Background: The prediction has a mean pLDDT of 80. The RNA shown here (transfer RNA) has 72 nucleotides and comes from a Patescibacteria group bacterium. Rfam family: tRNA. About the family: Transfer RNA (tRNA) molecules are approximately 80 nucleotides in length. It was read from a public genome assembly.
RNA sequence: GGGCCUGUAGUUUCAAUGGUAAAACGUCGGUCUCCAAAACUGAAGUUCUGAGUUCGAGUCUCAGCGGGCCCG
Numbered sequence: 001g002g003g004c005c006u007g008u009a010g011u012u013u014c015a016a017u018g019g020u021a022a023a024a025c026g027u028c029g030g031u032c033u034c035c036a037a038a039a040c041u042g043a044a045g046u047u048c049u050g051a052g053u054u055c056g057a058g059u060c061u062c063a064g065c066g067g068g069c070c071c072g
Base pairs, nucleotide, nucleotide: 001071002070003069004068005067006066007065010025011024012023013022019055027043028042029041030040031039048064049063050062051061052060
């Protein structure tokens, strides 16, 4: 220098043909308890960035950034 793959909640991962973005663990509140743990219950929190296409984008297109692999 060239090519390919990848980026979703604090972590690990789902997700639709383009049509309200989810689960588990974790965090916080409550119940219980003398206190705590466990258990039960409720809540908060997420699509790497920018642009484009579209009525509508995690998804499609382009550029950039980060990570991984390969070729030279």

Lineage of the source: Bacteria > Bacteria candidate phyla.